The prediction has a mean pLDDT of 91. Small-subunit ribosomal RNA, central domain from an uncultured prokaryote, 349 nucleotides, folded computationally. Its Rfam family is "Bacterial small subunit ribosomal RNA".
[in-house]
Context: one part of a larger RNA
RNA sequence: CUGGGCGUAAAGCGCGCGUAGGCGGUUAGAUCAGUCAACUGUGAAAGCCCUGGGCUCAACCUGGGAACUGCAGCUGAUACUGUCUGACUAGAGUUUGGUAGAGGAGUGUGGAAUUUCCUGUGUAGCGGUGAAAUGCGUAGAUAUAGGAAGGAACACCAGUGGCGAAGGCGACACUCUGGACCAAAACUGACGCUGAGGUGCGAAAGCGUGGGGAGCAAACAGGAUUAGAUACCCUGGUAGUCCACGCCGUAAACGAUGUCUACUAGCCGUUGGGAGACUUGAUCUCUCUGUGCCAAAGCUAACGUGGUAAGUGAACCGCCUGGGGAGUAAGGUCGCAAGACUAAAACUC
Numbered sequence: 001c002u003g004g005g006c007g008u009a010a011a012g013c014g015c016g017c018g019u020a021g022g023c024g025g026u027u028a029g030a031u032c033a034g035u036c037a038a039c040u041g042u043g044a045a046a047g048c049c050c051u052g053g054g055c056u057c058a059a060c061c062u063g064g065g066a067a068c069u070g071c072a073g074c075u076g077a078u079a080c081u082g083u084c085u086g087a088c089u090a091g092a093g094u095u096u097g098g099u100a101g102a103g104g105a106g107u108g109u110g111g112a113a114u115u116u117c118c119u120g121u122g123u124a125g126c127g128g129u130g131a132a133a134u135g136c137g138u139a140g141a142u143a144u145a146g147g148a149a150g151g152a153a154c155a156c157c158a159g160u161g162g163c164g165a166a167g168g169c170g171a172c173a174c175u176c177u178g179g180a181c182c183a184a185a186a187c188u189g190a191c192g193c194u195g196a197g198g199u200g201c202g203a204a205a206g207c208g209u210g211g212g213g214a215g216c217a218a219a220c221a222g223g224a225u226u227a228g229a230u231a232c233c234c235u236g237g238u239a240g241u242c243c244a245c246g247c248c249g250u251a252a253a254c255g256a257u258g259u260c261u262a263c264u265a266g267c268c269g270u271u272g273g274g275a276g277a278c279u280u281g282a283u284c285u286c287u288c289u290g291u292g293c294c295a296a297a298g299c300u301a302a303c304g305u306g307g308u309a310a311g312u313g314a315a316c317c318g319c320c321u322g323g324g325g326a327g328u329a330a331g332g333u334c335g336c337a338a339g340a341c342u343a344a345a346a347c348u349c
Base pairs, nucleotide, nucleotide: 003321004320005319006318007303008302012317014201015200016199017198021194022193023192025088026087027086028085029084030083031082033081034080035077036076037075039073040072041071042070049065050064051063052062053061054060091191092188093187094186095185096183097182098181099180103177104176105175106174107173108172109171110154115149116148117147118146119145120144121143125136126135162169163168206247207246208245209244210243211242215241216240220236221235222234223233258316259315261313262312263311266294268292269291270290272288273287274286275285276284277283278281298305299304322349323348324347331342332341333340334339
């Protein structure tokens, strides 16, 4: 390479958009490039293979044949693929009317709570733990009442509920804005799928500049515990956590399951919409969409999965190929740095 694979054994890029490329619905005609067939030419000799001959045999030498799976020319075939022309509507999209939603961005507002400060009441403790101590407190703490400031997060509602491509998104109001679903018609007429490179988004931590800083809290300090305790527990506490702008580009970025599409028993819930039925209800039935639980066949090494497939097919991409060395070295690209991406070998079992 071929083959076989990728939920858990090695293996699905974190997720989109999209270039090249690959693949592509129904139908008519044209063409004959691919495809198929006949013929002609060529495909050196030697060698291999088959079959004769010569050295006493063999190796070896030698005659003939076959083969040389290829290429070109020419003549045909026209189903399929391609190309061109025309048509279609089942894929895809547009318009109309509705619906739900923590989808995104910005601005403003609100209440509970923590902390600090001020004032009043009040007096000796508070706090903390397995038990303590460090710590706070007669310079009046803790507790309690009133007021003020400031930052961050939004209890209940809340739900195997919703939205988003993923990361993720949860107080309320307004402005701007993306997508989805349903119903009924009309329109465009294959405009589609995937996607190497590329490009954008991308939790937390971290970095740069400037703000902000209530609570929490790496580092750090102290108190305990302990043989020790650079920890677990306690008292403090700085970066950080928050905001703006710019980087970083990684996660058990997980459904450990790539995207798209068709087909393949059922039962029971639930979100959003539509239709129908009657007994008009806290009702029932059907249907589209999402999200769950179980389960037939099938699949699977088993676990399990099972119309949200890991079943049966098709298209395209990514990835794997014994363990360690190693996601390391080197080189390259990117980054302010931290580092990221790409990515070996010796050696060893």